[in-house]
């Protein structure tokens, strides 16, 4: 230097061209002497960045930015 892979909520991942969801964590509440543990709720996102293509983009394509691999 070149090649591959990856980047999404705090963290672990999910959505494979039609407004991004769960599961832990964090916060209210209910339960009780208190805490835990249990039930309930409600939140929390310019999907790495910038262009592109499309009526329509996390999703396709390009560059470049982190992070893993692998070759020399």
């Nucleotide at each position: 230097u070149c090649c591959c892979c990856u980047g999404u909520a705090g963290c672990u991942c999910a959505a494979u061209g039609g407004u991004g969801g769960a599961g832990c964590a964090a916060g209210a509440a209910g339960c009780u002497g208190u805490u835990a543990a249990c039930u309930u709720c409600g939140a929390g996102g310019u999907u790495g960045u910038c262009a592109g293509u499309u009526c329509g983009a996390a999703u396709c394509u390009g560059a470049c930015c982190g992070g893993g691999g692998g070759a020399g």
Record summary:
The RNA shown here (transfer RNA) has 72 nucleotides and comes from a Candidatus Nomurabacteria bacterium. It was read from a public genome assembly. Taxonomically the source falls in Candidatus Nomuraibacteriota (Bacteria, Bacteria candidate phyla). The coordinates come from a structure-prediction model, not an experiment, and the mean pLDDT is 81. Rfam family: tRNA. It is annotated as a transfer RNA.